[in-house]
Context: one part of a larger RNA
RNA sequence: CCCUCGUUAAGGAACUCGGCAAAAUGGCCCCGUAACUUCGGGAGAAGGGGCGCCCCAGUAGAGUGAGCGGACUUGCUCCGUUAGCUCGAGGGGGCCGCAGUGAAACGGCCCAAGCGACUGUUUACCAAAAACACAGGUCUCUGCGAAGUCGAAAGACGACGUAUAGGGGCUGACGCCUGCCCGGUGCCGGAAGGUCACGAGGAGAGGUUAGCUUUCGGGCAAAGCCUUGAAUCCAAGCCCCGGUAAACGGCGGCGGUAACUAUAACCGUCCUAAGGUAGCGAAAUUCCUUGUCGGGUAAGUUCCGACCUGCACGAAUGGCGUAACGACUUGGGCGCUGUCUCAACGAGGGAUCCG
Numbered sequence: 001c002c003c004u005c006g007u008u009a010a011g012g013a014a015c016u017c018g019g020c021a022a023a024a025u026g027g028c029c030c031c032g033u034a035a036c037u038u039c040g041g042g043a044g045a046a047g048g049g050g051c052g053c054c055c056c057a058g059u060a061g062a063g064u065g066a067g068c069g070g071a072c073u074u075g076c077u078c079c080g081u082u083a084g085c086u087c088g089a090g091g092g093g094g095c096c097g098c099a100g101u102g103a104a105a106c107g108g109c110c111c112a113a114g115c116g117a118c119u120g121u122u123u124a125c126c127a128a129a130a131a132c133a134c135a136g137g138u139c140u141c142u143g144c145g146a147a148g149u150c151g152a153a154a155g156a157c158g159a160c161g162u163a164u165a166g167g168g169g170c171u172g173a174c175g176c177c178u179g180c181c182c183g184g185u186g187c188c189g190g191a192a193g194g195u196c197a198c199g200a201g202g203a204g205a206g207g208u209u210a211g212c213u214u215u216c217g218g219g220c221a222a223a224g225c226c227u228u229g230a231a232u233c234c235a236a237g238c239c240c241c242g243g244u245a246a247a248c249g250g251c252g253g254c255g256g257u258a259a260c261u262a263u264a265a266c267c268g269u270c271c272u273a274a275g276g277u278a279g280c281g282a283a284a285u286u287c288c289u290u291g292u293c294g295g296g297u298a299a300g301u302u303c304c305g306a307c308c309u310g311c312a313c314g315a316a317u318g319g320c321g322u323a324a325c326g327a328c329u330u331g332g333g334c335g336c337u338g339u340c341u342c343a344a345c346g347a348g349g350g351a352u353c354c355g
Stems, first nucleotide, its partner, number of pairs: 001350008010341002014339001019336001027051005036041001038173001052095005061087004067081005072075001096100001108334007115326002120132002136171007148157003174321004179251003184248002186244005193239003199233002204228005211220003252270005279313001280310001291307005
């Protein structure tokens, strides 16, 4: 010097990203307990007091109850009484120590805010969470040989179920709610028209040559065969016409205006499918920003309450609240402490040095 412990004057978070770690609290009985609340809770809230041993005395009392006595409806009956055993407050008196849950085991607490309702689940070996799940809500598919899933298939699951059922998506207790847009994309419905595959169809064209013709070079050319092949008919889809946002998604700009100023209920104009309603808001979202004001501190880029100029909240990719809950996150306080001012001593084990 290192590790693991113990103690510490005065102070008591001044330490530090942060009370990390440590200290403190701690059991049982009694008293007493706020806001808020879904009336269950919050609660062990908080905050106090008591606790050993001896004697009265194993007392008062409680439980059990052999035995004994009695009763008659003779029964695994009922009633009374009590030994023994078990439990056992409260009171009075006394004793000792610094200390009586004398060791050990054995909650620190409060206030405010964020997120998630909750109990649960998770990155086996750096993340336990505000992530996942969850009851509840909603949309959608599925009429049963269901949809969906596994499987070339047979078959199986779904389900020995049957729409109060089963699959899928989103949301995520509860309370109050969930606005506008269907132009794009998706899905659903429609079928008049446009487009349109395979197939059907076969107009026509080409090759070949019996024949015909010839100026012998050639020309024309039926049937058959071969190769092509127009019109026309023809499904879904797409175009088209509607619907649908708890489907994917989206939810404006400029200019002017009130008798101080400022602001603009109001007006004009352009664009759009429609221009963000309620609620919330410098927020797990605010760039400018340590916004401004208030609170808390002697002093506060954090925190809480407001304001609204929302760079770039916003309504089931849910909005705003919310009791209870949380090894979650943030701010404050009480208690407590070697975290610190600032270090010291001691114990055990190491390292190193000397012998």